[in-house]
RNA sequence: GGAGUCGGCCGGGCGAUCGCCGGUCUGCAAGUCAGGCGGGAGGAAAGUCCGGGCUCCGAAGGGCAGGAUGCCGGGUAACACCCGGGAGGAGAGAUCCUACGGAAAGUGCAACAGAAAGCAGACCGCCGAUGACCCUGUCGAUCAGGGCACAGGCAAGGGUGAAACGGUGAGGCAAGAGCUCACCAGCGGUCCGGGUAACCGGACCGGCUUGGUAAACCCCAUCCGGAGCAAGACCAAAUAAGGAAGCGAUUGAGAACGGCCCGUUCGAUGUUUCCGGGUAGGUCGCUUGAGACAUCAGGCAACUGCUGUCCUAGAUGAAUGAUCGCCGUUAGUCCGGUUACAACCGGAUUAUCACAGAACCCGGCUUACAGGCCGACUUCACAU
Repeated sequence: GGAGUCGGCCGGGCGAUCGCCGGUCUGCAAGUCAGGCGGGAGGAAAGUCCGGGCUCCGAAGGGCAGGAUGCCGGGUAACACCCGGGAGGAGAGAUCCUACGGAAAGUGCAACAGAAAGCAGACCGCCGAUGACCCUGUCGAUCAGGGCACAGGCAAGGGUGAAACGGUGAGGCAAGAGCUCACCAGCGGUCCGGGUAACCGGACCGGCUUGGUAAACCCCAUCCGGAGCAAGACCAAAUAAGGAAGCGAUUGAGAACGGCCCGUUCGAUGUUUCCGGGUAGGUCGCUUGAGACAUCAGGCAACUGCUGUCCUAGAUGAAUGAUCGCCGUUAGUCCGGUUACAACCGGAUUAUCACAGAACCCGGCUUACAGGCCGACUUCACAU
RNA backbone atom coordinates (compact mmCIF):
# COMPACT_ATOMS: atom_id res chain seq x y z
C1' G A 1 0.00 0.00 0.00
C1' G A 2 -4.07 -3.68 -1.76
C1' A A 3 -8.02 -7.09 -0.47
C1' G A 4 -11.15 -8.87 3.47
C1' U A 5 -13.69 -9.74 8.50
C1' C A 6 -15.86 -7.84 13.07
C1' G A 7 -17.36 -3.71 16.22
C1' G A 8 -18.59 1.55 17.24
C1' C A 9 -20.01 6.74 15.90
C1' C A 10 -21.92 10.91 12.82
C1' G A 11 -25.36 11.73 9.07
C1' G A 12 -25.31 18.82 7.99
C1' G A 13 -23.38 23.48 11.06
C1' C A 14 -23.76 28.85 12.29
C1' G A 15 -26.44 33.56 12.01
C1' A A 16 -30.77 36.82 10.86
C1' U A 17 -36.21 37.67 10.04
C1' C A 18 -41.03 35.84 10.58
C1' G A 19 -44.17 31.66 12.40
C1' C A 20 -46.06 27.03 15.60
C1' C A 21 -46.74 23.63 20.43
C1' G A 22 -45.97 22.52 25.82
C1' G A 23 -43.98 24.05 30.74
C1' U A 24 -42.99 27.92 34.34
C1' C A 25 -43.05 33.07 36.21
C1' U A 26 -44.99 38.11 35.92
C1' G A 27 -48.68 41.70 34.35
C1' C A 28 -53.59 43.05 33.15
C1' A A 29 -58.53 45.56 30.39
C1' A A 30 -58.90 38.21 32.58
C1' G A 31 -58.47 36.40 27.18
C1' U A 32 -57.58 31.33 21.44
C1' C A 33 -54.06 38.16 25.64
C1' A A 34 -48.90 40.38 26.33
C1' G A 35 -43.92 39.71 28.00
C1' G A 36 -39.44 37.01 30.34
C1' C A 37 -36.92 32.16 30.94
C1' G A 38 -36.42 26.91 29.50
C1' G A 39 -37.82 22.79 26.30
C1' G A 40 -39.73 20.64 21.44
C1' A A 41 -39.04 13.56 16.50
C1' G A 42 -35.22 8.50 15.29
C1' G A 43 -31.10 5.04 14.71
C1' A A 44 -34.34 3.12 12.92
C1' A A 45 -39.77 6.85 15.20
C1' A A 46 -40.74 2.01 10.08
C1' G A 47 -42.74 -3.56 10.13
C1' U A 48 -46.72 -4.87 13.98
C1' C A 49 -42.86 -10.07 14.28
C1' C A 50 -41.78 -11.49 19.76
C1' G A 51 -41.60 -10.30 25.21
C1' G A 52 -43.35 -7.38 29.18
C1' G A 53 -45.10 -2.98 32.40
C1' C A 54 -50.05 -0.98 32.99
C1' U A 55 -55.76 -1.37 32.61
C1' C A 56 -60.22 -4.29 32.59
C1' C A 57 -62.87 -9.12 32.65
C1' G A 58 -66.61 -11.30 39.95
C1' A A 59 -62.19 -15.20 44.09
C1' A A 60 -59.86 -19.90 42.80
C1' G A 61 -59.47 -25.00 40.14
C1' G A 62 -59.20 -30.07 37.17
C1' G A 63 -59.27 -32.30 32.28
C1' C A 64 -59.50 -32.34 26.83
C1' A A 65 -58.51 -29.76 22.52
C1' G A 66 -55.24 -25.85 20.69
C1' G A 67 -50.64 -23.05 20.44
C1' A A 68 -45.35 -21.95 21.20
C1' U A 69 -40.22 -23.48 21.99
C1' G A 70 -36.54 -27.42 21.00
C1' C A 71 -27.96 -28.89 21.93
C1' C A 72 -25.68 -27.15 27.04
C1' G A 73 -24.72 -23.29 30.64
C1' G A 74 -25.47 -18.23 31.95
C1' G A 75 -27.90 -12.96 31.47
C1' U A 76 -32.62 -10.45 31.82
C1' A A 77 -38.75 -8.07 34.44
C1' A A 78 -39.40 -11.55 30.39
C1' C A 79 -38.54 -13.57 25.50
C1' A A 80 -38.55 -17.09 19.78
C1' C A 81 -33.76 -11.99 22.38
C1' C A 82 -28.39 -11.45 24.05
C1' C A 83 -23.50 -13.78 25.82
C1' G A 84 -20.29 -17.95 26.29
C1' G A 85 -19.49 -23.02 25.00
C1' G A 86 -20.54 -28.04 22.21
C1' A A 87 -21.72 -30.56 17.55
C1' G A 88 -22.25 -30.20 12.14
C1' G A 89 -20.94 -27.17 7.84
C1' A A 90 -18.45 -22.93 4.63
C1' G A 91 -13.81 -20.25 4.16
C1' A A 92 -6.50 -20.10 3.17
C1' G A 93 -7.70 -17.12 7.52
C1' A A 94 -9.86 -13.32 10.62
C1' U A 95 -14.80 -15.05 10.86
C1' C A 96 -19.74 -16.69 9.46
C1' C A 97 -24.28 -20.11 9.17
C1' U A 98 -27.72 -23.83 11.71
C1' A A 99 -36.02 -24.71 12.12
C1' C A 100 -29.53 -28.23 16.41
C1' G A 101 -34.74 -33.51 20.81
C1' G A 102 -36.45 -38.48 18.22
C1' A A 103 -36.17 -42.04 11.69
C1' A A 104 -34.43 -49.71 15.37
C1' A A 105 -42.77 -46.60 18.08
C1' G A 106 -45.98 -46.13 13.79
C1' U A 107 -47.95 -43.92 9.09
C1' G A 108 -46.65 -41.19 4.70
C1' C A 109 -43.57 -38.99 0.56
C1' A A 110 -39.44 -39.05 -3.29
C1' A A 111 -39.50 -37.43 -11.04
C1' C A 112 -36.52 -40.21 -14.52
C1' A A 113 -33.19 -44.28 -15.16
C1' G A 114 -32.73 -49.09 -13.09
C1' A A 115 -34.04 -56.02 -11.83
C1' A A 116 -34.63 -53.43 -7.40
C1' A A 117 -35.02 -47.11 -3.61
C1' G A 118 -37.17 -50.15 3.06
C1' C A 119 -36.35 -54.62 4.69
C1' A A 120 -36.05 -54.82 -2.03
C1' G A 121 -34.14 -57.36 -6.06
C1' A A 122 -31.94 -60.32 -11.23
C1' C A 123 -30.88 -56.72 -17.00
C1' C A 124 -25.68 -58.43 -18.34
C1' G A 125 -23.53 -62.22 -15.68
C1' C A 126 -20.95 -66.57 -12.28
C1' C A 127 -21.84 -71.79 -10.79
C1' G A 128 -24.58 -75.96 -12.23
C1' A A 129 -27.37 -81.85 -10.78
C1' U A 130 -29.33 -83.80 -15.46
C1' G A 131 -29.54 -84.80 -20.86
C1' A A 132 -25.71 -88.41 -23.46
C1' C A 133 -27.47 -84.00 -28.33
C1' C A 134 -22.82 -81.93 -31.09
C1' C A 135 -17.29 -81.16 -31.51
C1' U A 136 -12.05 -82.23 -30.01
C1' G A 137 -8.06 -85.37 -27.64
C1' U A 138 -7.42 -91.33 -27.99
C1' C A 139 -7.30 -97.32 -32.48
C1' G A 140 -11.74 -97.54 -29.40
C1' A A 141 -14.20 -97.04 -24.69
C1' U A 142 -13.73 -94.97 -19.93
C1' C A 143 -11.90 -90.25 -19.11
C1' A A 144 -10.84 -84.93 -19.97
C1' G A 145 -12.13 -80.21 -22.24
C1' G A 146 -15.57 -77.09 -24.96
C1' G A 147 -20.65 -75.95 -26.92
C1' C A 148 -26.22 -76.30 -26.46
C1' A A 149 -30.70 -77.08 -23.38
C1' C A 150 -32.14 -76.86 -18.48
C1' A A 151 -34.07 -78.23 -12.38
C1' G A 152 -31.65 -75.39 -8.97
C1' G A 153 -27.97 -72.01 -6.40
C1' C A 154 -25.59 -66.64 -5.97
C1' A A 155 -25.90 -61.22 -5.12
C1' A A 156 -19.26 -61.21 -4.93
C1' G A 157 -18.24 -58.70 -10.58
C1' G A 158 -20.53 -55.16 -14.46
C1' G A 159 -24.50 -51.70 -15.80
C1' U A 160 -28.48 -47.56 -14.14
C1' G A 161 -28.68 -43.67 -10.67
C1' A A 162 -27.52 -38.17 -6.34
C1' A A 163 -27.84 -42.54 -3.42
C1' A A 164 -28.03 -49.85 -4.29
C1' C A 165 -28.45 -52.71 2.49
C1' G A 166 -20.48 -51.68 5.46
C1' G A 167 -14.69 -51.11 3.44
C1' U A 168 -9.69 -53.63 2.41
C1' G A 169 -7.25 -58.34 2.43
C1' A A 170 -7.04 -63.64 3.19
C1' G A 171 -9.44 -68.35 3.73
C1' G A 172 -13.57 -71.17 2.24
C1' C A 173 -17.20 -72.65 -1.61
C1' A A 174 -19.80 -75.98 -7.29
C1' A A 175 -19.77 -70.59 -7.64
C1' G A 176 -20.59 -66.88 -3.97
C1' A A 177 -22.01 -64.24 0.52
C1' G A 178 -19.37 -61.47 7.44
C1' C A 179 -19.92 -67.82 5.68
C1' U A 180 -15.09 -67.45 8.86
C1' C A 181 -10.81 -64.60 10.32
C1' A A 182 -7.40 -59.96 10.70
C1' C A 183 -7.49 -54.66 10.56
C1' C A 184 -10.87 -50.36 10.10
C1' A A 185 -15.70 -47.51 10.13
C1' G A 186 -20.59 -47.60 12.18
C1' C A 187 -24.18 -49.29 16.03
C1' G A 188 -25.19 -51.29 20.98
C1' G A 189 -23.41 -52.51 26.04
C1' U A 190 -19.94 -52.07 30.40
C1' C A 191 -16.16 -49.21 32.61
C1' C A 192 -12.24 -45.26 33.14
C1' G A 193 -10.41 -40.01 32.49
C1' G A 194 -11.57 -34.49 31.48
C1' G A 195 -15.73 -31.03 31.79
C1' U A 196 -21.29 -27.84 35.98
C1' A A 197 -23.27 -29.70 31.28
C1' A A 198 -23.92 -30.38 26.06
C1' C A 199 -19.88 -33.30 24.77
C1' C A 200 -14.61 -35.04 24.02
C1' G A 201 -10.90 -38.98 24.59
C1' G A 202 -9.73 -44.16 25.83
C1' A A 203 -10.20 -49.65 27.10
C1' C A 204 -13.00 -54.15 26.71
C1' C A 205 -17.13 -57.13 24.84
C1' G A 206 -20.88 -58.25 20.99
C1' G A 207 -24.14 -59.54 16.89
C1' C A 208 -22.00 -58.68 12.02
C1' U A 209 -24.35 -53.88 10.07
C1' U A 210 -30.77 -50.63 9.57
C1' G A 211 -30.50 -44.80 3.26
C1' G A 212 -33.15 -39.64 3.05
C1' U A 213 -37.17 -36.67 4.82
C1' A A 214 -40.34 -34.70 11.03
C1' A A 215 -39.83 -25.97 8.03
C1' A A 216 -44.59 -34.14 6.50
C1' C A 217 -48.33 -36.44 10.07
C1' C A 218 -46.45 -38.16 14.55
C1' C A 219 -43.69 -39.29 19.47
C1' C A 220 -41.00 -36.89 23.69
C1' A A 221 -39.68 -32.71 27.08
C1' U A 222 -40.81 -27.72 28.80
C1' C A 223 -44.16 -23.58 28.85
C1' C A 224 -49.03 -20.93 27.95
C1' G A 225 -56.19 -17.14 30.95
C1' G A 226 -58.18 -13.45 27.53
C1' A A 227 -58.73 -8.61 25.44
C1' G A 228 -56.17 -4.30 24.74
C1' C A 229 -54.83 3.18 25.51
C1' A A 230 -60.07 2.83 19.99
C1' A A 231 -57.63 -0.49 27.48
C1' G A 232 -59.98 2.03 31.27
C1' A A 233 -61.78 6.03 35.05
C1' C A 234 -64.61 10.51 35.85
C1' C A 235 -67.80 14.80 34.49
C1' A A 236 -71.59 17.12 31.60
C1' A A 237 -75.66 16.78 28.22
C1' A A 238 -79.57 14.43 25.47
C1' U A 239 -83.34 10.67 24.58
C1' A A 240 -88.70 7.16 23.89
C1' A A 241 -91.35 6.40 32.28
C1' G A 242 -89.59 2.72 23.84
C1' G A 243 -91.67 -2.00 21.47
C1' A A 244 -91.89 -7.50 20.48
C1' A A 245 -90.68 -12.61 21.46
C1' G A 246 -88.49 -16.77 24.46
C1' C A 247 -87.25 -18.85 29.19
C1' G A 248 -87.90 -18.35 34.44
C1' A A 249 -89.10 -16.96 39.59
C1' U A 250 -85.06 -20.93 44.44
C1' U A 251 -87.38 -28.32 42.28
C1' G A 252 -83.64 -22.17 40.18
C1' A A 253 -83.88 -18.87 33.83
C1' G A 254 -79.44 -16.62 33.19
C1' A A 255 -74.25 -14.51 34.08
C1' A A 256 -68.69 -15.03 35.01
C1' C A 257 -64.04 -17.49 33.98
C1' G A 258 -59.99 -17.77 25.48
C1' G A 259 -63.05 -22.97 22.80
C1' C A 260 -65.52 -27.65 25.09
C1' C A 261 -66.63 -30.70 29.59
C1' C A 262 -66.63 -31.06 34.97
C1' G A 263 -66.57 -28.16 39.24
C1' U A 264 -67.17 -23.36 41.89
C1' U A 265 -69.39 -18.50 42.81
C1' C A 266 -73.29 -14.83 41.99
C1' G A 267 -78.36 -14.87 41.00
C1' A A 268 -84.89 -12.79 40.59
C1' U A 269 -90.42 -5.91 39.71
C1' G A 270 -85.25 -11.34 36.55
C1' U A 271 -82.63 -12.62 32.22
C1' U A 272 -81.57 -13.61 26.78
C1' U A 273 -82.41 -12.25 21.58
C1' C A 274 -84.33 -8.85 17.84
C1' C A 275 -86.26 -3.95 16.16
C1' G A 276 -86.23 1.33 17.08
C1' G A 277 -84.34 6.06 19.41
C1' G A 278 -80.44 9.46 21.96
C1' U A 279 -75.13 10.87 22.69
C1' A A 280 -70.23 10.77 19.79
C1' G A 281 -68.58 16.83 24.05
C1' G A 282 -64.78 17.52 27.89
C1' U A 283 -60.97 16.06 31.68
C1' C A 284 -57.66 12.27 33.24
C1' G A 285 -54.88 8.13 31.64
C1' C A 286 -50.20 11.28 29.00
C1' U A 287 -44.83 10.94 30.65
C1' U A 288 -39.65 10.36 36.60
C1' G A 289 -38.73 5.67 33.79
C1' A A 290 -37.11 -2.47 34.59
C1' G A 291 -34.54 6.01 32.74
C1' A A 292 -29.88 8.38 30.53
C1' C A 293 -24.63 9.50 31.20
C1' A A 294 -19.76 8.93 33.88
C1' U A 295 -15.90 6.85 37.27
C1' C A 296 -14.85 2.58 40.13
C1' A A 297 -15.58 -2.78 41.47
C1' G A 298 -17.05 -8.02 39.93
C1' G A 299 -17.51 -11.13 35.51
C1' C A 300 -14.16 -14.27 29.32
C1' A A 301 -18.76 -11.82 27.99
C1' A A 302 -23.88 -10.63 27.97
C1' C A 303 -24.56 -8.00 32.32
C1' U A 304 -24.71 -6.62 37.69
C1' G A 305 -23.61 -3.41 41.97
C1' C A 306 -21.99 1.25 44.76
C1' U A 307 -21.38 6.47 44.08
C1' G A 308 -22.14 11.02 41.42
C1' U A 309 -24.56 14.18 37.65
C1' C A 310 -29.01 15.13 34.59
C1' C A 311 -34.70 15.68 33.54
C1' U A 312 -34.39 15.57 27.56
C1' A A 313 -41.91 16.30 23.12
C1' G A 314 -46.88 15.17 25.05
C1' A A 315 -49.76 16.91 19.95
C1' U A 316 -55.37 15.46 19.29
C1' G A 317 -57.20 16.30 12.14
C1' A A 318 -52.81 16.26 14.71
C1' A A 319 -47.14 21.32 16.86
C1' U A 320 -41.14 21.38 16.09
C1' G A 321 -41.65 25.14 9.98
C1' A A 322 -40.45 28.85 5.91
C1' U A 323 -37.00 32.42 3.57
C1' C A 324 -32.07 34.52 3.07
C1' G A 325 -26.68 34.56 3.78
C1' C A 326 -22.06 32.12 4.98
C1' C A 327 -19.55 27.54 5.90
C1' G A 328 -19.44 22.23 5.10
C1' U A 329 -20.30 16.79 2.39
C1' U A 330 -20.08 14.28 -2.35
C1' A A 331 -19.43 14.16 -7.78
C1' G A 332 -17.95 16.27 -12.70
C1' U A 333 -14.90 19.96 -15.38
C1' C A 334 -10.86 23.64 -15.51
C1' C A 335 -6.30 26.08 -13.47
C1' G A 336 -1.98 25.92 -10.29
C1' G A 337 1.78 23.42 -6.69
C1' U A 338 4.44 18.67 -5.97
C1' U A 339 4.96 15.15 -9.77
C1' A A 340 6.73 10.21 -14.89
C1' C A 341 1.68 8.90 -13.75
C1' A A 342 -1.49 7.88 -9.84
C1' A A 343 -2.35 9.90 -5.17
C1' C A 344 -2.29 14.58 -2.15
C1' C A 345 -2.97 20.16 -1.40
C1' G A 346 -5.11 25.00 -2.94
C1' G A 347 -8.57 27.91 -6.11
C1' A A 348 -12.84 28.57 -9.59
C1' U A 349 -17.48 26.81 -11.53
C1' U A 350 -21.86 23.55 -12.02
C1' A A 351 -24.86 20.14 -9.61
C1' U A 352 -25.98 17.50 -5.00
C1' C A 353 -26.92 16.55 0.28
C1' A A 354 -29.29 9.48 2.33
C1' C A 355 -33.41 6.31 4.85
C1' A A 356 -37.15 8.82 6.62
C1' G A 357 -41.39 11.51 11.16
C1' A A 358 -43.57 10.24 18.00
C1' A A 359 -49.32 9.34 19.49
C1' C A 360 -49.43 4.75 26.65
C1' C A 361 -44.41 3.22 27.75
C1' C A 362 -40.17 -0.05 27.68
C1' G A 363 -36.57 -4.51 26.11
C1' G A 364 -35.53 -7.00 21.43
C1' C A 365 -35.61 -8.80 16.29
C1' U A 366 -36.23 -7.66 10.97
C1' U A 367 -36.05 -4.18 6.96
C1' A A 368 -34.24 0.87 4.58
C1' C A 369 -29.99 4.20 4.37
C1' A A 370 -26.15 9.29 -0.38
C1' G A 371 -21.79 9.87 2.23
C1' G A 372 -18.00 10.17 6.06
C1' C A 373 -14.98 8.91 10.52
C1' C A 374 -12.63 5.62 14.37
C1' G A 375 -10.72 0.94 16.40
C1' A A 376 -9.24 -4.28 16.37
C1' C A 377 -8.04 -8.60 13.58
C1' U A 378 -6.79 -11.81 8.95
C1' U A 379 -4.16 -12.14 4.45
C1' C A 380 -1.11 -10.62 -0.03
C1' A A 381 2.88 -7.64 -2.21
C1' C A 382 7.04 -4.40 -1.52
C1' A A 383 10.91 -1.91 1.37
C1' U A 384 14.06 -1.83 5.75